[in-house]
This is a predicted structure of a 265-nucleotide part of an RNA (large-subunit ribosomal RNA, domain VI) from an Actinomycetota bacterium. The coordinates come from a structure-prediction model, not an experiment, and the mean pLDDT is 89. NCBI's taxonomy places the organism under Bacteria, Bacillati, Actinomycetota.
Context: one part of a larger RNA
RNA sequence: CGUAGGAGACUUGAAGGGAGUGAUCCUUAGUACGAGAGGACCAGGAUGAGCAGACCUCUGGUGUGUCAGUUGUUCUGCCAAGAGCAUUGCUGAUUAGCUACGUCUGUACGGGAUAACCGCUGAAAGCAUCUAAGUGGGAAGCCCACCCUAAGAUUAGGUCUCCCAUCUCGUAAGAGAGUAAGAUCUCAUGUAGACCACAUGGUUGAUAGGCUGGAAGUGUAAGUGCAGUAAUGUAUUUAGCUGACCAGUACUAAUAGAUCGAGGA
Numbered sequence: 001c002g003u004a005g006g007a008g009a010c011u012u013g014a015a016g017g018g019a020g021u022g023a024u025c026c027u028u029a030g031u032a033c034g035a036g037a038g039g040a041c042c043a044g045g046a047u048g049a050g051c052a053g054a055c056c057u058c059u060g061g062u063g064u065g066u067c068a069g070u071u072g073u074u075c076u077g078c079c080a081a082g083a084g085c086a087u088u089g090c091u092g093a094u095u096a097g098c099u100a101c102g103u104c105u106g107u108a109c110g111g112g113a114u115a116a117c118c119g120c121u122g123a124a125a126g127c128a129u130c131u132a133a134g135u136g137g138g139a140a141g142c143c144c145a146c147c148c149u150a151a152g153a154u155u156a157g158g159u160c161u162c163c164c165a166u167c168u169c170g171u172a173a174g175a176g177a178g179u180a181a182g183a184u185c186u187c188a189u190g191u192a193g194a195c196c197a198c199a200u201g202g203u204u205g206a207u208a209g210g211c212u213g214g215a216a217g218u219g220u221a222a223g224u225g226c227a228g229u230a231a232u233g234u235a236u237u238u239a240g241c242u243g244a245c246c247a248g249u250a251c252u253a254a255u256a257g258a259u260c261g262a263g264g265a
Stems, first nucleotide, its partner, number of pairs: 001152001005163007015149004021049001023047005033038001050107006059100004066093005071086006110144003117137004164264001166177004182260004186202005207253003210249005216242003223236005
């Protein structure tokens, strides 16, 4: 820009893409077959490999503004307690998130038309013949079925709901203006993300921060008392501290506002 008014939702599916794999064991059955050795088709069940998708409950990884321990050194006047630097100083744990080595699911059932091939009926050719007329079966392959995209599918589809028929100029075609439903800018953000987009919210508000509570992590803070010459131990104390997690709460910030947007050949 188009989809013959302007919007908000929900859809149909022309077409396109993806997937499509394999093994072992058990039963049937030591049966059919075979002199024996050996050893099935068909059918049913179990395990779970490869590949793919999703997810983080579990098991692990990571977790550089979480907690603790600890070495050297500088500083906070000193003690004590801390802060900076030393690869995050080093070490031990670890929430959220992200992840695989983890978990779940799929690769299924079935239908249709067929290939090679196997048939039925059957003449030409009194026989025979799956074929000439007619009519069946038959594959991981083809078309569906399963998953994804999809009406720019210009053949531009469908359903529901909302907005209305204003004003100015013009003979008319039409042009312009302010609006409606609605949308955008903008702001607080994240389930989204390179940007854009997408999603949530904007005071008729829990969108982010703060605060409160909880979860979870670390592992028993500082100060003080007591014991000990002291190092240290012990009680207060399952303390103290805490990033992302879950709720509640308008304290702070989403204020105020601006722009676009139909009049229906």
The full RNA is in RNAcentral, with records from ENA.